[in-house]
Context: one part of a larger RNA
RNA sequence: UUGGGCAUAAAGUGUCUACAGGUGGCUUUUCAAGUCGGCUGUCAAAUCCCAGGGCUCAACCCUAGACAGGCAAUGGAAACUACCAAGCUGGAGUAUAGUAGGGGCAGAGGGAAUUUCCGGUGGAGUGGUGAAAUGCGUAGAGAUCGGAAAGAACACCAAUAGGGAAAGCACUUUGCUGGGCCAACACUGACACUGAUAGGCAAAAGCUAGGGGAGAAAAUGGGAUUAGAUACCCCAGUAGUCCUAGCCAUAAAGGAUGGAUACUAGGCGCUGUGCGUAUCGACCCAUGCAAUGCUGUAGCUAUCCUGUUAAGUAUCUUGCCUAGGGAGUACAUUUGCAAGAAUGAAACUC
Numbered sequence: 001u002u003g004g005g006c007a008u009a010a011a012g013u014g015u016c017u018a019c020a021g022g023u024g025g026c027u028u029u030u031c032a033a034g035u036c037g038g039c040u041g042u043c044a045a046a047u048c049c050c051a052g053g054g055c056u057c058a059a060c061c062c063u064a065g066a067c068a069g070g071c072a073a074u075g076g077a078a079a080c081u082a083c084c085a086a087g088c089u090g091g092a093g094u095a096u097a098g099u100a101g102g103g104g105c106a107g108a109g110g111g112a113a114u115u116u117c118c119g120g121u122g123g124a125g126u127g128g129u130g131a132a133a134u135g136c137g138u139a140g141a142g143a144u145c146g147g148a149a150a151g152a153a154c155a156c157c158a159a160u161a162g163g164g165a166a167a168g169c170a171c172u173u174u175g176c177u178g179g180g181c182c183a184a185c186a187c188u189g190a191c192a193c194u195g196a197u198a199g200g201c202a203a204a205a206g207c208u209a210g211g212g213g214a215g216a217a218a219a220u221g222g223g224a225u226u227a228g229a230u231a232c233c234c235c236a237g238u239a240g241u242c243c244u245a246g247c248c249a250u251a252a253a254g255g256a257u258g259g260a261u262a263c264u265a266g267g268c269g270c271u272g273u274g275c276g277u278a279u280c281g282a283c284c285c286a287u288g289c290a291a292u293g294c295u296g297u298a299g300c301u302a303u304c305c306u307g308u309u310a311a312g313u314a315u316c317u318u319g320c321c322u323a324g325g326g327a328g329u330a331c332a333u334u335u336g337c338a339a340g341a342a343u344g345a346a347a348c349u350c
Stems, first nucleotide, its partner, number of pairs: 004321003012318001014201004021194003025088004033081002035077002038074001040072004049065001051063004091191001092188003096183001098181002103177007110154001114150008125136002162169001206247006215241001220236004258317006266295004271290004276285001299306001324349002332343004
């Protein structure tokens, strides 16, 4: 349990695509299914309402009547929804001319740093800490110079910046490729919005198989600290981190704010792209559209705040919530190699 809600109190699916379903622009017809009103029938009696009457009153009883409503039949109306037919261009899309970008995939190349190895110089420490020690070092370390190899990540530019549905994306370059925005206005002519089930993608960790392994580093060993120290600090160090192929499907997956459309004061930035003005040209100035920020009016809000990128005013549609704990647990089902994931209670307690 509703005429209520979902940024922060319970509550927006991690994100997108899309079948069914729901909803849907403007004009003129058709039709009469929905809709509206008329009339008829029926909805037993009792009850309820109401008028009158009877028990001395009342409860109670008797008689008569009516509203509202459901279903069906019948003959009407045609504004709206649906249907039929024809059209329109504002929504949506296609084509054209441009344009910005760490959007994606694959290939090639690069330098700095780190570690290791080889060689030279050199000769006692080095490293680390609050202080130390473990560690490394006369079998020549650390330092320094030259050479070689490997793997991972790409300083500065860098931004409150850009791209992407989200996850996420940054050295340079080549190839392939997705989406966006703007302009003029050519074409199609409502082709649209949302979206249960379903499907795709989806950080990190984890798993399977094969490679790879520089650095840092769960686990682990040692040294310290401490009453203890299964930690914080130090010395080492494996899985994993990287690549290929395949699983897993979860995150404070957050803007803690689902999507779409329309409307509702301004001011100040920034990104992309136009127009006007100006000019030799680039700036400057004014202005349009799209994205991204700050501030703020009305309004909203329990508060903080939000405020044309709404949490305002409205419509459409989807998901979700209903006191705390028990519990995202048990059972069951589906799924997975497993770890687990998804769906998801109750007793009891307060």
Small-subunit ribosomal RNA, central domain from Trichopus zeylanicus subsp. travancoricus, 350 nucleotides, folded computationally. Taxonomically the source falls in Trichopus zeylanicus (Eukaryota, Streptophytina, Embryophyta, Trichopus).